[in-house]
Molecule: RNase P RNA; transfer RNA
Organism: Limnobacter sp.
């Protein structure tokens, strides 16, 4: 210096007028409040968005169990929590460079840095595999190979019993080749056979099981088995770990107003105790019912649910000082965490943060000189826009800047 | 703001739970019957299951991102 890769920052800049919403603050006006004026100062993001998640924070009076549903899953660690985040292990993967072939194009090896991983269990059970195919999960035999061994036919030797060679595909043996498929019960040699095969044997894979490293995941090595346990849990399921519910239109104050209604549903029961001439009749105690944001107890209340019709559609709280920004530093590989100093940074409510105009930055349609380079200029500068408040994770997004890795040319 | 759900042929809908050739009506088209026309009989065409990625051998279904719609929630008695 070139190519690849991975990570952070910033997202037009300055000035003028002229608006718009909050603060503070001065003057009128007034008892105040309100309303008028003027001044100072503030005023959209990295995703404010999707709401895909995790908490704050408020109700459901509270307190205990309960199960259904549900989310989560390799190890460690970080946090308030998390399905994030760091770091670590396994397992997939791609490109350049390089090699090898090649006149070239091109292919084929190896494949940095790196990228991606819902990455617990299929040796608890249960289910599912269409279509092809003989055969889809206690394996089978379609073509195919063999037919040592029994049968059987021919031939020859022999007196005979038998015996030897050649055949047949009948019994039967085998699974190495083909063929089916996504997938079919290890894989490469070899020995071995009548033909074969984990029959055997050596390398690799499995699986079991010790030693050794490591906090762990997990690796490394030794033995031992002899292939037995094939796939799918983003099928049910098992294990472990967690979670009650509804949401700021939550939920608290005051205001205003009416037909404080109707229907239906459950629920209005017993026993005593007081009173009474009485099965009168205000109340009072227990016990049962209803309700109480999944059920039940414990407790608490005395009506309670549904629809349907009627008012009111205003004010203030919650509302932004926070797991908070910014700079030094320590402690750690990092996430992160601690310290010291300084610093307040929007708060609307159909909802403010805008709009002209000059300069000026980056880009450059097209053009002008004299290739190189130099001038001149149309036009463009994303995505987006707070609504109770952080931490995430997805999506969008013109470009510009940093820094780190790996490969690899050149100089020294 | 917050909270549910839908998307499958020109229109209406089944199929998704529990993965295995994607169907029904009404509509089009073609031919019968009729003098012609409806209706009515017999066929036949027409789908990127709303888009991409992902688990599977296999996805309209099952997970995930995304895009369009649609419906629901103020307070008082």
């Nucleotide at each position: 210096g070139a190519a690849g890769u991975g990570c952070g920052u910033c997202a037009g800049g300055c000035a003028a007028u002229c608006g718009c919403u909050g603060u503070u603050u001065c003057g009128g006006u007034u008892u105040u409040a309100u309303c008028c004026g003027g001044a100072a100062g503030a005023g959209a993001g990295g995703a404010a968005a999707g709401u895909c998640u995790g908490g704050a924070c408020u109700c459901c009076a509270g307190g205990a169990g309960c199960a259904a549903a549900g989310a989560u899953g390799c190890u460690g660690g970080c946090u308030a929590a998390c399905g994030g985040c760091c770091a670590g292990g396994c397992g997939c993967u791609a490109u350049a460079a390089g090699u090898c072939u090649u006149u070239a194009c091109a292919g084929a090896c190896c494949c940095a840095a790196g990228g991606c991983g819902a990455c617990g269990g299929a040796a608890a059970g249960u289910g599912c595999a269409a279509c092809a195919g003989a055969a889809a999960a206690c394996a089978a035999a379609c073509c195919g190979c063999c037919g040592a061994u029994g049968g059987u036919u021919c031939a020859c030797c022999g007196c005979a019993a038998g015996g030897u060679g050649a055949g047949u595909a009948c019994a039967g043996g085998c699974a190495a080749g083909g063929g089916c498929g996504a997938a079919c019960c290890g894989g490469u040699g070899g020995u071995g056979u009548a033909a074969g095969a984990g029959a055997c044997c050596a390398c690799c894979g499995c699986a079991g099981u010790g030693u050794u490293g490591g906090u762990g995941a997990c690796a490394a090595c030794g033995c031992u088995g002899g292939c037995u346990a094939g796939g799918u849990a983003a099928a049910c399921c098992c294990c472990a770990u967690c979670u009650g519910g509804a949401g700021c239109a939550a939920c608290a104050u005051c205001a205003a107003a009416u037909a404080g209604g109707c229907a239906c549903g459950c629920c209005c029961g017993c026993a005593c105790c007081c009173u009474u001439u009485g099965u009168u009749g205000a109340g009072g105690u227990g016990c049962a019912c209803c309700a109480g944001a999944g059920c039940u107890c414990c407790c608490u209340g005395u009506g309670c649910g549904u629809g349907u019709g009627g008012g009111u559609a205003g004010a203030u709280g919650g509302c932004u000082u926070g797991a908070g920004c910014g700079a030094c530093u320590c402690a750690g590989u990092a996430a992160u965490g601690g310290g010291u100093c300084g610093c307040c940074u929007a708060g609307a409510g159909g909802a403010a943060u805008g709009a002209u105009u000059g300069c000026c930055a980056c880009u450059g349609c097209g053009g002008u000189g004299u290739u190189u380079c130099a001038c001149c200029a149309a036009g463009g500068u994303a995505c987006a826009g707070a609504a109770u408040c952080c931490g995430g994770c997805u999506u969008a997004u013109c470009g510009a800047c940093g820094c780190g890795c790996u490969u690899u040319u050149c100089a020294a | 703001c917050g909270g549910a759900g839908c998307a499958u042929a020109g229109c209406g809908c089944a199929g998704u739970c529990u993965g295995g050739u994607a169907g029904c009506g009404c509509a089009u088209c073609u031919g019968g019957u009729u003098u012609g026309g409806g209706a009515c009989c017999a066929g036949a065409g027409g789908g990127u299951c709303g888009a991409g990625g992902g688990u599977u051998c296999g996805a309209a279904u099952c997970c995930u991102u995304c895009u369009g719609c649609u419906c629901c929630g103020a307070c008082c008695a």